[in-house]
Molecule: c-di-GMP-I-GGC riboswitch aptamer
Organism: Alphaproteobacteria bacterium
RNA sequence: UUCGAUAAGGGCAAACCGUCGGCAACGGCGGGACGCAAAGCUUCCGGCCCCAUCGGGGUAGCGGGGCUACCGGAG
Numbered sequence: 001u002u003c004g005a006u007a008a009g010g011g012c013a014a015a016c017c018g019u020c021g022g023c024a025a026c027g028g029c030g031g032g033a034c035g036c037a038a039a040g041c042u043u044c045c046g047g048c049c050c051c052a053u054c055g056g057g058g059u060a061g062c063g064g065g066g067c068u069a070c071c072g073g074a075g
Stems, first nucleotide, its partner, number of pairs: 001074004011036002016031006034061001040067003044064003047059005
C1' cells in the first nucleotide's frame, strides 16, 4: 500500500419487547440477534423521512466524501 478466509482474540447489534425522552421522524437504556470487516466517528454532498413548515429536525444499519482503527494474508 492493498485485500478479508474455511484462522484467532474479540467488537457492533436489525426486527421485536420493556422503559424513558420527543408533536413527529426518531433517540437513550435494558432484553434480543437479522445482519455488519469499519454497522467506529463525522450531515460536507445526494437520497429518504418528520414537523409547532419555508427553515428546523431525523436517518452514519441508504449511498458517496472526510477522519480514525483491531487481527490476519499478500506486496